[in-house]
RNA sequence: UCCAGAAAAGGCCAAACCCCGGGUGACCGGGUGGCGGAAAGCUGCGGGUCUGAAUAAUCAGAUGGCCGGGCUGCCUGA
Numbered sequence: 001u002c003c004a005g006a007a008a009a010g011g012c013c014a015a016a017c018c019c020c021g022g023g024u025g026a027c028c029g030g031g032u033g034g035c036g037g038a039a040a041g042c043u044g045c046g047g048g049u050c051u052g053a054a055u056a057a058u059c060a061g062a063u064g065g066c067c068g069g070g071c072u073g074c075c076u077g078a
Base pairs, nucleotide, nucleotide: 003077004076005075012037013036018031019030020029021028022027035065041071042070043069045068046067047066048063049062050061051060052059053058
């Protein structure tokens, strides 16, 4: 460096519900909480889904815990 994630070690993140706040909205931030996760770290590049506007074409946005890709990272080596 590449591969793997069995058994460990130290840990990490954190669903839904509820509360507060932001947003037209999808949804986001904080608190609680813990469903789960070996990248549930980052990234909107491709796809999917969702939202707003529009007669439509389409445009703008959201989702990284929907999938793929890219970048980065802890431990160990059955």
c-di-GMP-I riboswitch aptamer from a Deltaproteobacteria bacterium, 78 nucleotides, folded computationally. The sequence was found by an Rfam model in a public genome assembly. Its mean pLDDT, the model's own confidence on a scale to 100, is 89.